[in-house]
The RNA shown here (FMN riboswitch aptamer (RFN element)) has 120 nucleotides. Model confidence (mean pLDDT): 83 of 100.
């Protein structure tokens, strides 16, 4: 070093204001956020994962299914990833209809870093 086992940490962010209304951070104007890996130069919107959620099953588990959303223009060797504009999208249970409250979760996981011990 490089491949494999074991282990440990660590792995999502956001409603400020105004309406309306018994009631609403859910609506109705504005405003605000943004997992991981990969990609010729950096990405919520490209390509793939993770969770969630549905369903089966020999059920602490495990297989299957589901699984949003983006264009123009520029600059460049190389960008749907950058810079300018103008759009869009967001799991289930609660609650006046929620991405931004509460709850499943002090969970759980993509992956990130690092530790040991053997092997070669």
């Nucleotide at each position: 070093u490089c491949c494999g086992a074991u282990c440990u940490u660590c792995a999502a962010g956001g409603c400020g204001g105004g309406g309306u209304g018994c009631a609403a951070u859910u609506c109705c104007c504005c405003a605000c956020c943004g997992g991981c890996g990969g990609u010729g130069a950096c990405a919520g919107u490209c390509c793939g994962c993770u969770a969630a959620c549905a369903c089966u099953c020999u059920a602490u588990g495990a297989g299957u299914g589901c699984c949003g959303a983006a264009c123009c223009g520029g600059u460049g060797a190389a960008a749907u990833u950058c810079c300018g504009g103008u759009a869009c999208c967001g799991a289930c249970g609660g609650u006046a209809c929620a991405g931004u409250c509460c709850g499943g979760a002090u969970g759980a996981a993509a992956g990130a870093a690092g530790a040991u011990a053997c092997a070669c």

Rfam family: FMN riboswitch aptamer (RFN element). Rfam links the family to the GO term FMN binding.